[in-house]
Context: one part of a larger RNA
RNA sequence: UGACGGGGGCCCGCACAAGCGGUGGAGCAUGUGGCUUAAUUCGACGCAACGCGAAGAACCUUACCUGGGUUAGACAACACCGGACAACCUUGGAAACUUGGCCUUCCCUUCGGGGACCGGUGGCUUCAGGUGCUGCAUGGCUGUCGUCAGCUCGUGUCGUGAGAUGUUGGGUUAAGUCCCGCAACGAGCGCAACCCCUGUCCUUAGUUGCCAUCGGUUCGGCCGGGCACUCUAGGGAUACUGCCCCGGUGAACGGGGAGGAAGGUGGGGAUGACGUCAAGUCCUCAUGGCCCUUAUGCCCAGGGCUACACACGUGCUACAAUGGCAGGUACAAAGGGUCGCUAAGCCGCAAGGUGGAGCAAAUCCCAAAAAGCCUGUCUCAGUUCGGAUUGGAGUCUGCAACUCGACUCCAUGAAGGUGGAAUCGCUAGUAAUCCCGGAUCAGCAUGCCGGGGUGAAUACGUUCCCGGGCC
Numbered sequence: 001u002g003a004c005g006g007g008g009g010c011c012c013g014c015a016c017a018a019g020c021g022g023u024g025g026a027g028c029a030u031g032u033g034g035c036u037u038a039a040u041u042c043g044a045c046g047c048a049a050c051g052c053g054a055a056g057a058a059c060c061u062u063a064c065c066u067g068g069g070u071u072a073g074a075c076a077a078c079a080c081c082g083g084a085c086a087a088c089c090u091u092g093g094a095a096a097c098u099u100g101g102c103c104u105u106c107c108c109u110u111c112g113g114g115g116a117c118c119g120g121u122g123g124c125u126u127c128a129g130g131u132g133c134u135g136c137a138u139g140g141c142u143g144u145c146g147u148c149a150g151c152u153c154g155u156g157u158c159g160u161g162a163g164a165u166g167u168u169g170g171g172u173u174a175a176g177u178c179c180c181g182c183a184a185c186g187a188g189c190g191c192a193a194c195c196c197c198u199g200u201c202c203u204u205a206g207u208u209g210c211c212a213u214c215g216g217u218u219c220g221g222c223c224g225g226g227c228a229c230u231c232u233a234g235g236g237a238u239a240c241u242g243c244c245c246c247g248g249u250g251a252a253c254g255g256g257g258a259g260g261a262a263g264g265u266g267g268g269g270a271u272g273a274c275g276u277c278a279a280g281u282c283c284u285c286a287u288g289g290c291c292c293u294u295a296u297g298c299c300c301a302g303g304g305c306u307a308c309a310c311a312c313g314u315g316c317u318a319c320a321a322u323g324g325c326a327g328g329u330a331c332a333a334a335g336g337g338u339c340g341c342u343a344a345g346c347c348g349c350a351a352g353g354u355g356g357a358g359c360a361a362a363u364c365c366c367a368a369a370a371a372g373c374c375u376g377u378c379u380c381a382g383u384u385c386g387g388a389u390u391g392g393a394g395u396c397u398g399c400a401a402c403u404c405g406a407c408u409c410c411a412u413g414a415a416g417g418u419g420g421a422a423u424c425g426c427u428a429g430u431a432a433u434c435c436c437g438g439a440u441c442a443g444c445a446u447g448c449c450g451g452g453g454u455g456a457a458u459a460c461g462u463u464c465c466c467g468g469g470c471c
Stems, first nucleotide, its partner, number of pairs: 008471006015462002019426005026317008034308001042053002064303007072126001073127001078122006088101002092097001105116004129292002132290003138286002140281003143277001145275001150189006156165003169180003195269004200237007209227002214224003240263001243257005319419001323378007335366003340359002345354003385416001390411007432454007
C1' cells in the first nucleotide's frame, strides 16, 4: 500500500423478507459422469463445465475403430513429356482404385515458340501434409467479477522513504452524479449524453388501408373513385426538474402538484474502465517450440460417436373438472420463399398424393394462430385423466432409414393421485400461461434465437443468508 476478519459505521442488488410459479418424486428428451466397447473421437468441471463448442452425427460431416489401398502424395512450388483431360461405355472390386474403348484444347505468335489449363513421369537435395503435443511459450476472440463505480495521470505540497494528498470530509445521486468545504489545482479512461427500437403529434409520399364520403356491385375494397383515417418509412417536434408549492446551507437535490401521450434515466437494446482468475480456446483461424514423414499424412467401405446395472444437470409431458373430448365461432405480431413457398380443385381416416394458378413477393404462398367465446358431453374413477412402451399397417426425405430419421393410422395402454432434505426464476405488460416464425437443414427441435395473445400476486422492511461499493 493492499487483502482478509464469526471488527465497527454508511449504502446497494430478486441478496433476504413479502408473494407467484417451478426443480428435487414419475415417464420421456437432451448433456455429463461412470461402466461397457475394436471404437464408444476431442474439448469444457464451483459460481463462470454439464439442451456447452454442435445454428441439425443414417453415408458425408468425422477428428475414433476394423479392414482394403496409397507414398512427391487429396493441396502448393520445381523439372521433363504429351495435347487433351474429364464425362460416357467397359473388365475386376465392397468401394477407393483398376483394364480396355470412344473422343481429342484455348489464347498470343516474328510460325522458332511462349502462356493458360489438364494429364503423365521424376525425387539426390530442398518439400507438401498432420483436428499430433504444449492455451503454463503466444496473437486474436470469449467468459467472469460487473453496467459494479470505480481505475489512474501531470504539476504542486507533505513524508528520510515506501507512499500520501487530489479520490478523504458534510450533503446528494442510479453513478468519483452534482453541490459545499478542503494543499491542492487540473486532466484522462470509465458514468451520463450522442446511436437503434418503442410510446405522442406534425409533415412528405400513396398499386397497403377506407364505405370515412359518392356511385356501381355477381356482395368479396370486388370495381369506378379518393389519400381523410389505419399503416408503411423518410424528415421534424416533444421532457428540460422547464413551471408552482414545501423542505434543504440563498446549494446540489428531495417530496408533492399542474399541464402533458409520456415526468424526473419514460420503457427496452447496443455500449463492458484499470485489472482479476497462468480462467477458456493450438479442434475456427493465426503462430513459436517439440514430435510424425511408405506415417501421427492421404483415399475408401463398413462400424462407432445413438452402447447401458447406475448417478447428476437442463428441459418436455403429466398427475386432471380453472379440466378432458366433440361441434361451432373470433382476434395477432414478426419472419421465410425460385435448387424455393406452393393456392383452388380432386383422391386418401390421416401422414400425404395429385394438380398446377400465383409469387423474386406491403400484391401470391407458407397460414390453421392457440389459449379465448358459445353449445353439448364426461362426474371424481388410475377415469373419456395421463400418454410411456410394444405389435401391425403405412407416408415422406434421401444412392441408402438394419445398426440409427421424422411423421400418420389401428391396436396396446406403463409410471404417475403435486413430489423428502434441499434448491431455482421473477418487481409489470414482468411472472405465469398460449400459440406463431426463423437460423442450421435433403430429412430430423421438448434445444436455441425471435414474435405477438391473455395477463397476475407481493415488497412491512434491511435483523439475518449471499455478492458488491465507500470510510